[in-house]
RNA sequence: GAGACGGUAGCUCAGUCGGUAGAGCAAGUGCCUUUUAAGCACUGGGUCGCGGGUUCGAUUCCCGCCCGUCUCACCA
Numbered sequence: 001g002a003g004a005c006g007g008u009a010g011c012u013c014a015g016u017c018g019g020u021a022g023a024g025c026a027a028g029u030g031c032c033u034u035u036u037a038a039g040c041a042c043u044g045g046g047u048c049g050c051g052g053g054u055u056c057g058a059u060u061c062c063c064g065c066c067c068g069u070c071u072c073a074c075c076a
Base pairs, nucleotide, nucleotide: 001072002071003070004069005068006067007066010025011024012023013022019056027043028042029041030040031039049065050064051063052062053061
């Protein structure tokens, strides 16, 4: 330098005729319990990587850029 895949809650990840963003774990609160714990219930938490374009409307479609992983190429 080229290509493929990925970036969504603190972590791991879902999310297709474009139409109000979710789960598990974690965290907080309460209940229960002999007990740190375990169990049960509830609550909070998101510029959907960034910037544009299309559209009445974009996490979703198009373009550019950034970051990560892998493969290939180049240099030494």
A computed fold for a 76-nucleotide RNA from a Spirochaetia bacterium, annotated as transfer RNA. It matches the Rfam family "tRNA". Rfam classes the family as a transfer RNA. Rfam describes the family as follows. Transfer RNA (tRNA) molecules are approximately 80 nucleotides in length. The sequence was found in a public genome assembly. Taxonomically the source falls in Spirochaetia (Bacteria, Pseudomonadati, Spirochaetota).